RNA sequence: GUCCCCAUCGUCUAGUGGCCUAGGACAACGCCCUUUCACGGCGUCGACGGCGGUUCAAACCCGCCUGGGGACGCCA
Repeated sequence: GUCCCCAUCGUCUAGUGGCCUAGGACAACGCCCUUUCACGGCGUCGACGGCGGUUCAAACCCGCCUGGGGACGCCA
RNA backbone atom coordinates (compact mmCIF):
# COMPACT_ATOMS: atom_id res chain seq x y z
P G A 1 -0.97 3.73 3.59
O5' G A 1 -0.92 2.79 2.29
C5' G A 1 -0.69 3.35 1.01
C4' G A 1 -0.70 2.24 0.00
C3' G A 1 -1.93 1.36 0.00
O3' G A 1 -2.98 1.92 -0.77
C1' G A 1 0.00 0.00 0.00
P U A 2 -4.50 1.67 -0.37
O5' U A 2 -4.73 0.16 -0.86
C5' U A 2 -4.69 -0.17 -2.22
C4' U A 2 -4.89 -1.66 -2.40
C3' U A 2 -6.08 -2.24 -1.66
O3' U A 2 -7.30 -2.05 -2.35
C1' U A 2 -4.18 -3.59 -1.28
P C A 3 -8.64 -1.87 -1.54
O5' C A 3 -8.92 -3.33 -0.99
C5' C A 3 -9.15 -4.41 -1.88
C4' C A 3 -9.10 -5.74 -1.17
C3' C A 3 -10.06 -5.89 0.01
O3' C A 3 -11.39 -6.17 -0.39
C1' C A 3 -7.93 -6.69 0.63
P C A 4 -12.58 -5.71 0.55
O5' C A 4 -12.54 -6.79 1.72
C5' C A 4 -12.73 -8.16 1.45
C4' C A 4 -12.52 -9.00 2.70
C3' C A 4 -13.32 -8.58 3.92
O3' C A 4 -14.66 -9.02 3.88
C1' C A 4 -11.09 -8.99 4.54
P C A 5 -15.79 -8.14 4.59
O5' C A 5 -15.56 -8.47 6.14
C5' C A 5 -15.70 -9.80 6.62
C4' C A 5 -15.26 -9.90 8.06
C3' C A 5 -15.92 -8.93 9.03
O3' C A 5 -17.22 -9.35 9.42
C1' C A 5 -13.61 -8.96 9.43
P C A 6 -18.32 -8.23 9.76
O5' C A 6 -17.83 -7.66 11.16
C5' C A 6 -17.79 -8.50 12.30
C4' C A 6 -17.07 -7.83 13.45
C3' C A 6 -17.69 -6.54 13.97
O3' C A 6 -18.77 -6.79 14.85
C1' C A 6 -15.36 -6.26 13.75
P A A 7 -19.95 -5.67 14.95
O5' A A 7 -19.26 -4.51 15.78
C5' A A 7 -18.76 -4.76 17.09
C4' A A 7 -18.19 -3.49 17.72
C3' A A 7 -19.21 -2.38 17.94
O3' A A 7 -18.92 -1.71 19.17
C1' A A 7 -17.45 -1.60 16.57
P U A 8 -19.66 -2.17 20.49
O5' U A 8 -21.18 -1.78 20.19
C5' U A 8 -21.53 -0.42 19.95
C4' U A 8 -22.97 -0.19 20.33
C3' U A 8 -23.34 -0.58 21.75
O3' U A 8 -22.98 0.42 22.68
C1' U A 8 -24.98 -1.40 20.25
P C A 9 -22.22 0.01 24.04
O5' C A 9 -23.42 -0.31 25.05
C5' C A 9 -23.22 -0.42 26.45
C4' C A 9 -24.02 0.59 27.20
C3' C A 9 -23.87 0.54 28.72
O3' C A 9 -23.82 1.88 29.22
C1' C A 9 -26.15 0.31 28.12
P G A 10 -22.29 2.56 29.26
O5' G A 10 -21.49 1.64 30.32
C5' G A 10 -20.12 1.91 30.62
C4' G A 10 -19.55 0.82 31.51
C3' G A 10 -19.58 -0.56 30.88
O3' G A 10 -18.42 -0.80 30.11
C1' G A 10 -20.55 -0.66 33.04
P U A 11 -18.51 -1.60 28.72
O5' U A 11 -18.71 -3.11 29.20
C5' U A 11 -17.66 -3.79 29.89
C4' U A 11 -18.09 -5.21 30.23
C3' U A 11 -18.66 -6.00 29.07
O3' U A 11 -17.65 -6.62 28.29
C1' U A 11 -20.10 -6.17 30.93
P C A 12 -17.95 -6.86 26.70
O5' C A 12 -19.02 -8.04 26.72
C5' C A 12 -18.68 -9.32 27.23
C4' C A 12 -19.89 -10.24 27.24
C3' C A 12 -20.63 -10.35 25.92
O3' C A 12 -20.00 -11.26 25.03
C1' C A 12 -22.18 -10.02 27.67
P U A 13 -20.22 -11.01 23.44
O5' U A 13 -21.75 -10.62 23.33
C5' U A 13 -22.58 -11.19 22.35
C4' U A 13 -24.01 -11.24 22.83
C3' U A 13 -25.04 -10.82 21.79
O3' U A 13 -25.35 -11.87 20.89
C1' U A 13 -25.55 -9.81 23.87
P A A 14 -25.74 -11.50 19.39
O5' A A 14 -27.26 -11.05 19.54
C5' A A 14 -28.23 -12.00 19.99
C4' A A 14 -29.62 -11.41 19.98
C3' A A 14 -30.06 -10.75 18.69
O3' A A 14 -30.45 -11.70 17.71
C1' A A 14 -30.74 -9.46 20.56
P G A 15 -30.06 -11.46 16.18
O5' G A 15 -30.87 -10.14 15.79
C5' G A 15 -32.29 -10.17 15.74
C4' G A 15 -32.84 -8.77 15.77
C3' G A 15 -32.49 -7.90 14.57
O3' G A 15 -33.39 -8.13 13.50
C1' G A 15 -32.14 -6.69 16.57
P U A 16 -32.88 -8.76 12.11
O5' U A 16 -31.93 -7.62 11.46
C5' U A 16 -32.50 -6.52 10.78
C4' U A 16 -31.88 -6.38 9.40
C3' U A 16 -32.11 -7.59 8.48
O3' U A 16 -32.20 -7.13 7.14
C1' U A 16 -29.81 -7.24 8.77
P G A 17 -33.56 -6.94 6.45
O5' G A 17 -33.64 -5.35 6.62
C5' G A 17 -34.82 -4.71 6.33
C4' G A 17 -34.96 -3.48 7.18
C3' G A 17 -36.41 -3.08 7.44
O3' G A 17 -36.50 -2.50 8.72
C1' G A 17 -35.28 -1.35 6.31
P G A 18 -37.53 -3.25 9.75
O5' G A 18 -38.60 -2.10 10.06
C5' G A 18 -38.17 -0.85 10.60
C4' G A 18 -39.34 0.09 10.82
C3' G A 18 -40.55 -0.57 11.45
O3' G A 18 -41.19 0.39 12.26
C1' G A 18 -41.14 0.28 9.33
P C A 19 -40.69 0.59 13.75
O5' C A 19 -41.56 -0.40 14.63
C5' C A 19 -42.94 -0.16 14.79
C4' C A 19 -43.61 -1.34 15.44
C3' C A 19 -42.75 -2.13 16.41
O3' C A 19 -42.68 -1.51 17.68
C1' C A 19 -43.87 -3.61 14.97
P C A 20 -41.42 -1.76 18.59
O5' C A 20 -40.44 -0.57 18.22
C5' C A 20 -40.18 0.47 19.16
C4' C A 20 -38.88 1.18 18.83
C3' C A 20 -38.78 1.68 17.40
O3' C A 20 -38.08 2.92 17.39
C1' C A 20 -36.96 0.26 17.86
P U A 21 -38.84 4.24 17.76
O5' U A 21 -38.14 4.65 19.13
C5' U A 21 -36.81 5.14 19.13
C4' U A 21 -36.65 6.21 20.17
C3' U A 21 -36.86 5.74 21.61
O3' U A 21 -35.68 5.19 22.15
C1' U A 21 -38.08 7.76 21.20
P A A 22 -35.80 4.06 23.26
O5' A A 22 -35.36 2.72 22.51
C5' A A 22 -36.34 1.82 21.99
C4' A A 22 -35.67 0.56 21.50
C3' A A 22 -34.81 -0.16 22.54
O3' A A 22 -35.60 -1.03 23.34
C1' A A 22 -33.57 0.11 20.57
P G A 23 -35.89 -0.67 24.87
O5' G A 23 -36.23 -2.08 25.49
C5' G A 23 -37.31 -2.86 24.98
C4' G A 23 -36.91 -4.29 24.78
C3' G A 23 -36.11 -4.93 25.91
O3' G A 23 -36.93 -5.30 27.01
C1' G A 23 -35.10 -5.47 23.86
P G A 24 -36.30 -5.31 28.50
O5' G A 24 -35.43 -6.65 28.51
C5' G A 24 -36.05 -7.90 28.24
C4' G A 24 -35.02 -9.00 28.17
C3' G A 24 -34.11 -9.11 29.38
O3' G A 24 -34.71 -9.80 30.46
C1' G A 24 -32.83 -9.24 27.39
P A A 25 -34.30 -9.41 31.96
O5' A A 25 -32.89 -10.13 32.17
C5' A A 25 -32.79 -11.54 32.02
C4' A A 25 -31.34 -11.97 32.06
C3' A A 25 -30.53 -11.40 33.21
O3' A A 25 -30.71 -12.12 34.42
C1' A A 25 -29.33 -11.14 31.19
P C A 26 -30.76 -11.31 35.80
O5' C A 26 -29.22 -10.94 36.06
C5' C A 26 -28.26 -11.96 36.22
C4' C A 26 -26.86 -11.42 36.08
C3' C A 26 -26.49 -10.27 37.01
O3' C A 26 -26.18 -10.69 38.33
C1' C A 26 -25.75 -9.78 34.83
P A A 27 -26.58 -9.69 39.56
O5' A A 27 -25.66 -8.42 39.29
C5' A A 27 -24.25 -8.50 39.46
C4' A A 27 -23.57 -7.21 39.04
C3' A A 27 -23.97 -5.97 39.81
O3' A A 27 -23.30 -5.88 41.06
C1' A A 27 -23.94 -5.49 37.50
P A A 28 -24.11 -5.31 42.34
O5' A A 28 -24.31 -3.77 41.98
C5' A A 28 -23.19 -2.91 41.83
C4' A A 28 -23.65 -1.51 41.45
C3' A A 28 -24.77 -0.95 42.33
O3' A A 28 -24.27 -0.38 43.53
C1' A A 28 -25.31 -0.63 40.05
P C A 29 -25.10 -0.58 44.89
O5' C A 29 -26.33 0.42 44.71
C5' C A 29 -26.10 1.80 44.50
C4' C A 29 -27.39 2.51 44.12
C3' C A 29 -28.59 2.18 45.00
O3' C A 29 -28.59 2.89 46.23
C1' C A 29 -29.23 2.07 42.73
P G A 30 -29.25 2.17 47.54
O5' G A 30 -30.81 2.34 47.29
C5' G A 30 -31.39 3.64 47.24
C4' G A 30 -32.84 3.56 46.84
C3' G A 30 -33.72 2.62 47.65
O3' G A 30 -34.11 3.17 48.90
C1' G A 30 -34.16 2.31 45.35
P C A 31 -34.38 2.16 50.14
O5' C A 31 -35.78 1.49 49.79
C5' C A 31 -36.96 2.27 49.74
C4' C A 31 -38.10 1.48 49.15
C3' C A 31 -38.47 0.20 49.88
O3' C A 31 -39.26 0.41 51.04
C1' C A 31 -38.39 -0.21 47.56
P C A 32 -39.16 -0.64 52.26
O5' C A 32 -39.86 -1.94 51.66
C5' C A 32 -41.25 -1.94 51.34
C4' C A 32 -41.66 -3.24 50.68
C3' C A 32 -41.42 -4.50 51.50
O3' C A 32 -42.42 -4.71 52.49
C1' C A 32 -40.71 -4.86 49.27
P C A 33 -42.03 -5.41 53.88
O5' C A 33 -41.59 -6.88 53.45
C5' C A 33 -42.53 -7.80 52.94
C4' C A 33 -41.86 -9.10 52.53
C3' C A 33 -41.02 -9.75 53.62
O3' C A 33 -41.82 -10.51 54.52
C1' C A 33 -39.80 -9.70 51.59
P U A 34 -41.64 -10.30 56.09
O5' U A 34 -40.21 -10.95 56.37
C5' U A 34 -39.97 -12.32 56.14
C4' U A 34 -38.51 -12.67 56.33
C3' U A 34 -37.88 -12.16 57.62
O3' U A 34 -38.16 -13.01 58.72
C1' U A 34 -36.46 -11.67 55.79
P U A 35 -38.72 -12.35 60.08
O5' U A 35 -37.52 -11.43 60.58
C5' U A 35 -37.73 -10.44 61.57
C4' U A 35 -36.43 -10.09 62.23
C3' U A 35 -35.27 -9.85 61.28
O3' U A 35 -35.26 -8.51 60.81
C1' U A 35 -34.59 -11.32 63.01
P U A 36 -34.94 -8.29 59.25
O5' U A 36 -33.38 -8.57 59.14
C5' U A 36 -32.44 -7.70 59.77
C4' U A 36 -31.04 -8.25 59.61
C3' U A 36 -30.63 -8.56 58.19
O3' U A 36 -30.20 -7.42 57.48
C1' U A 36 -30.02 -10.35 59.60
P C A 37 -30.52 -7.34 55.92
O5' C A 37 -29.50 -8.38 55.28
C5' C A 37 -28.10 -8.16 55.35
C4' C A 37 -27.33 -9.39 54.92
C3' C A 37 -27.67 -9.94 53.54
O3' C A 37 -27.04 -9.21 52.49
C1' C A 37 -27.56 -11.72 55.09
P A A 38 -27.82 -9.07 51.10
O5' A A 38 -27.88 -10.57 50.54
C5' A A 38 -26.68 -11.22 50.12
C4' A A 38 -26.91 -12.70 49.91
C3' A A 38 -27.95 -13.05 48.84
O3' A A 38 -27.42 -13.00 47.53
C1' A A 38 -28.36 -14.33 50.77
P C A 39 -28.35 -12.44 46.35
O5' C A 39 -29.51 -13.51 46.23
C5' C A 39 -29.21 -14.84 45.86
C4' C A 39 -30.43 -15.74 46.03
C3' C A 39 -31.68 -15.29 45.28
O3' C A 39 -31.64 -15.66 43.91
C1' C A 39 -32.26 -15.83 47.49
P G A 40 -32.21 -14.65 42.80
O5' G A 40 -33.75 -14.49 43.21
C5' G A 40 -34.64 -15.59 43.13
C4' G A 40 -35.96 -15.25 43.76
C3' G A 40 -36.66 -14.03 43.18
O3' G A 40 -37.35 -14.33 41.98
C1' G A 40 -36.71 -13.91 45.53
P G A 41 -37.46 -13.20 40.84
O5' G A 41 -38.56 -12.22 41.43
C5' G A 41 -39.88 -12.68 41.67
C4' G A 41 -40.73 -11.57 42.25
C3' G A 41 -40.67 -10.25 41.50
O3' G A 41 -41.51 -10.22 40.37
C1' G A 41 -40.40 -9.86 43.81
P C A 42 -41.07 -9.38 39.08
O5' C A 42 -41.31 -7.88 39.54
C5' C A 42 -42.61 -7.44 39.89
C4' C A 42 -42.57 -6.03 40.46
C3' C A 42 -41.84 -5.00 39.61
O3' C A 42 -42.60 -4.52 38.53
C1' C A 42 -41.16 -4.79 41.85
P G A 43 -41.82 -4.12 37.17
O5' G A 43 -41.05 -2.78 37.56
C5' G A 43 -41.79 -1.60 37.82
C4' G A 43 -40.94 -0.57 38.54
C3' G A 43 -39.83 0.07 37.73
O3' G A 43 -40.29 1.08 36.86
C1' G A 43 -39.04 -0.49 39.89
P U A 44 -39.41 1.43 35.54
O5' U A 44 -38.15 2.22 36.12
C5' U A 44 -38.32 3.45 36.79
C4' U A 44 -37.01 3.95 37.35
C3' U A 44 -35.91 4.13 36.32
O3' U A 44 -36.01 5.37 35.65
C1' U A 44 -35.06 2.98 38.21
P C A 45 -35.47 5.46 34.12
O5' C A 45 -33.89 5.46 34.30
C5' C A 45 -33.25 6.46 35.07
C4' C A 45 -31.80 6.11 35.28
C3' C A 45 -31.01 5.85 34.00
O3' C A 45 -30.57 7.05 33.41
C1' C A 45 -30.55 4.17 35.61
P G A 46 -30.91 7.32 31.84
O5' G A 46 -29.76 6.52 31.08
C5' G A 46 -28.40 6.71 31.45
C4' G A 46 -27.60 5.47 31.14
C3' G A 46 -27.78 4.92 29.74
O3' G A 46 -26.99 5.62 28.79
C1' G A 46 -27.94 3.17 31.29
P A A 47 -27.71 6.12 27.44
O5' A A 47 -26.95 5.27 26.32
C5' A A 47 -25.53 5.30 26.21
C4' A A 47 -25.04 4.22 25.28
C3' A A 47 -25.51 4.37 23.83
O3' A A 47 -24.69 5.26 23.12
C1' A A 47 -25.82 2.14 24.56
P C A 48 -25.29 6.14 21.89
O5' C A 48 -25.74 5.04 20.84
C5' C A 48 -25.12 4.98 19.55
C4' C A 48 -24.86 3.55 19.17
C3' C A 48 -24.42 3.33 17.74
O3' C A 48 -23.48 2.27 17.69
C1' C A 48 -26.37 2.12 18.14
P G A 49 -22.21 2.30 16.74
O5' G A 49 -21.47 3.67 17.07
C5' G A 49 -20.96 3.91 18.38
C4' G A 49 -19.82 4.90 18.32
C3' G A 49 -20.00 6.03 17.32
O3' G A 49 -20.78 7.09 17.86
C1' G A 49 -17.87 5.08 17.03
P G A 50 -21.77 7.91 16.82
O5' G A 50 -20.76 8.83 16.00
C5' G A 50 -20.03 9.86 16.64
C4' G A 50 -19.20 10.63 15.65
C3' G A 50 -19.97 11.14 14.44
O3' G A 50 -20.64 12.36 14.70
C1' G A 50 -18.01 10.07 13.71
P C A 51 -22.03 12.65 13.88
O5' C A 51 -21.55 13.00 12.40
C5' C A 51 -20.72 14.13 12.17
C4' C A 51 -20.22 14.15 10.74
C3' C A 51 -21.29 14.07 9.66
O3' C A 51 -21.93 15.31 9.42
C1' C A 51 -19.55 12.58 9.14
P G A 52 -23.47 15.28 8.91
O5' G A 52 -23.40 14.62 7.48
C5' G A 52 -23.01 15.40 6.34
C4' G A 52 -22.69 14.53 5.16
C3' G A 52 -23.87 13.90 4.42
O3' G A 52 -24.55 14.83 3.59
C1' G A 52 -22.17 12.31 4.66
P G A 53 -26.12 14.59 3.32
O5' G A 53 -26.16 13.28 2.39
C5' G A 53 -25.61 13.33 1.09
C4' G A 53 -25.58 11.95 0.46
C3' G A 53 -26.92 11.31 0.19
O3' G A 53 -27.53 11.81 -0.99
C1' G A 53 -25.45 9.72 1.14
P U A 54 -29.12 11.82 -1.10
O5' U A 54 -29.49 10.28 -1.25
C5' U A 54 -29.10 9.55 -2.38
C4' U A 54 -29.59 8.11 -2.29
C3' U A 54 -31.06 7.96 -1.97
O3' U A 54 -31.85 8.07 -3.15
C1' U A 54 -29.80 6.51 -0.59
P U A 55 -33.13 9.02 -3.13
O5' U A 55 -34.14 8.23 -2.17
C5' U A 55 -34.55 6.92 -2.48
C4' U A 55 -35.23 6.28 -1.32
C3' U A 55 -36.30 7.12 -0.64
O3' U A 55 -37.53 7.10 -1.35
C1' U A 55 -34.93 6.12 1.01
P C A 56 -38.33 8.48 -1.56
O5' C A 56 -38.84 8.79 -0.08
C5' C A 56 -39.46 10.04 0.23
C4' C A 56 -40.19 9.93 1.55
C3' C A 56 -39.38 9.35 2.69
O3' C A 56 -38.58 10.33 3.33
C1' C A 56 -41.46 8.25 2.58
P A A 57 -37.03 9.97 3.69
O5' A A 57 -37.20 8.88 4.84
C5' A A 57 -37.75 9.24 6.10
C4' A A 57 -38.03 8.01 6.95
C3' A A 57 -36.83 7.13 7.23
O3' A A 57 -36.08 7.61 8.34
C1' A A 57 -38.64 5.79 6.53
P A A 58 -34.47 7.56 8.23
O5' A A 58 -34.15 6.00 8.34
C5' A A 58 -34.52 5.26 9.50
C4' A A 58 -33.42 4.29 9.91
C3' A A 58 -32.13 4.96 10.36
O3' A A 58 -31.50 4.12 11.32
C1' A A 58 -31.70 3.64 8.47
P A A 59 -31.62 4.56 12.87
O5' A A 59 -30.58 3.61 13.62
C5' A A 59 -29.20 3.92 13.66
C4' A A 59 -28.37 2.66 13.83
C3' A A 59 -28.30 1.78 12.59
O3' A A 59 -27.25 2.17 11.74
C1' A A 59 -28.85 0.47 14.49
P C A 60 -27.50 2.18 10.10
O5' C A 60 -27.83 0.65 9.77
C5' C A 60 -26.86 -0.37 10.03
C4' C A 60 -27.45 -1.73 9.76
C3' C A 60 -27.85 -1.97 8.32
O3' C A 60 -27.55 -3.31 7.95
C1' C A 60 -29.73 -2.24 9.74
P C A 61 -26.26 -3.56 7.00
O5' C A 61 -26.67 -2.80 5.65
C5' C A 61 -27.32 -3.50 4.59
C4' C A 61 -27.40 -2.63 3.36
C3' C A 61 -26.15 -1.80 3.06
O3' C A 61 -25.16 -2.57 2.38
C1' C A 61 -28.05 -0.43 2.88
P C A 62 -23.60 -2.26 2.58
O5' C A 62 -23.40 -0.91 1.75
C5' C A 62 -23.55 -0.90 0.34
C4' C A 62 -23.29 0.48 -0.21
C3' C A 62 -22.00 1.14 0.26
O3' C A 62 -20.86 0.69 -0.46
C1' C A 62 -23.77 2.68 0.45
P G A 63 -19.42 0.67 0.26
O5' G A 63 -18.99 2.20 0.25
C5' G A 63 -18.77 2.90 -0.97
C4' G A 63 -18.47 4.35 -0.72
C3' G A 63 -17.36 4.63 0.28
O3' G A 63 -16.07 4.51 -0.29
C1' G A 63 -19.21 6.02 0.75
P C A 64 -14.86 3.98 0.61
O5' C A 64 -14.48 5.27 1.48
C5' C A 64 -14.02 6.44 0.86
C4' C A 64 -14.03 7.61 1.82
C3' C A 64 -13.24 7.41 3.11
O3' C A 64 -11.84 7.60 2.96
C1' C A 64 -15.35 8.33 3.62
P C A 65 -10.82 6.75 3.84
O5' C A 65 -11.02 7.38 5.29
C5' C A 65 -10.68 8.74 5.53
C4' C A 65 -11.18 9.20 6.89
C3' C A 65 -10.65 8.43 8.08
O3' C A 65 -9.33 8.83 8.45
C1' C A 65 -12.97 8.74 8.32
P U A 66 -8.36 7.77 9.15
O5' U A 66 -9.03 7.57 10.59
C5' U A 66 -9.10 8.64 11.51
C4' U A 66 -9.78 8.20 12.80
C3' U A 66 -9.24 6.93 13.42
O3' U A 66 -8.05 7.15 14.15
C1' U A 66 -11.59 6.84 13.39
P G A 67 -6.89 6.01 14.10
O5' G A 67 -7.49 4.87 15.05
C5' G A 67 -7.74 5.14 16.42
C4' G A 67 -8.54 4.03 17.05
C3' G A 67 -8.00 2.62 16.84
O3' G A 67 -6.90 2.31 17.68
C1' G A 67 -10.32 2.63 16.46
P G A 68 -5.81 1.25 17.13
O5' G A 68 -6.57 -0.14 17.25
C5' G A 68 -6.97 -0.63 18.52
C4' G A 68 -7.74 -1.92 18.39
C3' G A 68 -7.08 -3.02 17.58
O3' G A 68 -6.05 -3.71 18.28
C1' G A 68 -9.35 -2.84 16.95
P G A 69 -4.83 -4.33 17.42
O5' G A 69 -5.50 -5.57 16.66
C5' G A 69 -6.01 -6.66 17.41
C4' G A 69 -6.73 -7.65 16.53
C3' G A 69 -5.92 -8.21 15.37
O3' G A 69 -5.00 -9.24 15.76
C1' G A 69 -8.06 -7.60 14.60
P G A 70 -3.65 -9.41 14.91
O5' G A 70 -4.14 -10.02 13.52
C5' G A 70 -4.69 -11.32 13.48
C4' G A 70 -5.30 -11.63 12.13
C3' G A 70 -4.33 -11.68 10.94
O3' G A 70 -3.58 -12.87 10.89
C1' G A 70 -6.29 -10.49 10.34
P A A 71 -2.15 -12.86 10.10
O5' A A 71 -2.59 -12.86 8.57
C5' A A 71 -3.31 -13.95 8.02
C4' A A 71 -3.61 -13.71 6.56
C3' A A 71 -2.41 -13.34 5.70
O3' A A 71 -1.63 -14.45 5.32
C1' A A 71 -4.20 -11.87 5.23
P C A 72 -0.04 -14.28 5.04
O5' C A 72 0.02 -13.46 3.67
C5' C A 72 -0.61 -13.96 2.51
C4' C A 72 -0.62 -12.92 1.42
C3' C A 72 0.72 -12.29 1.10
O3' C A 72 1.53 -13.12 0.28
C1' C A 72 -0.93 -10.60 1.26
P G A 73 3.11 -12.74 0.04
O5' G A 73 3.00 -11.53 -0.99
C5' G A 73 4.04 -10.57 -1.05
C4' G A 73 3.53 -9.30 -1.67
C3' G A 73 4.57 -8.20 -1.81
O3' G A 73 5.36 -8.37 -2.98
C1' G A 73 2.60 -7.31 -0.86
P C A 74 6.92 -8.14 -2.93
O5' C A 74 7.02 -6.55 -3.00
C5' C A 74 6.47 -5.84 -4.09
C4' C A 74 6.62 -4.35 -3.87
C3' C A 74 8.00 -3.91 -3.40
O3' C A 74 8.93 -3.77 -4.47
C1' C A 74 6.33 -2.89 -2.05
P C A 75 10.49 -4.06 -4.19
O5' C A 75 10.94 -2.75 -3.41
C5' C A 75 10.86 -1.48 -4.02
C4' C A 75 11.21 -0.39 -3.04
C3' C A 75 12.53 -0.59 -2.30
O3' C A 75 13.65 -0.18 -3.06
C1' C A 75 10.83 0.02 -0.76
P A A 76 15.04 -0.99 -2.95
O5' A A 76 15.57 -0.54 -1.51
C5' A A 76 15.91 0.81 -1.27
C4' A A 76 16.09 1.05 0.21
C3' A A 76 17.10 0.15 0.90
O3' A A 76 18.43 0.58 0.74
C1' A A 76 15.10 0.21 2.15

Background: This is a predicted structure of a 76-nucleotide RNA (transfer RNA) from a Desulfovibrionaceae bacterium. It matches the Rfam family "tRNA". Rfam classes the family as a transfer RNA.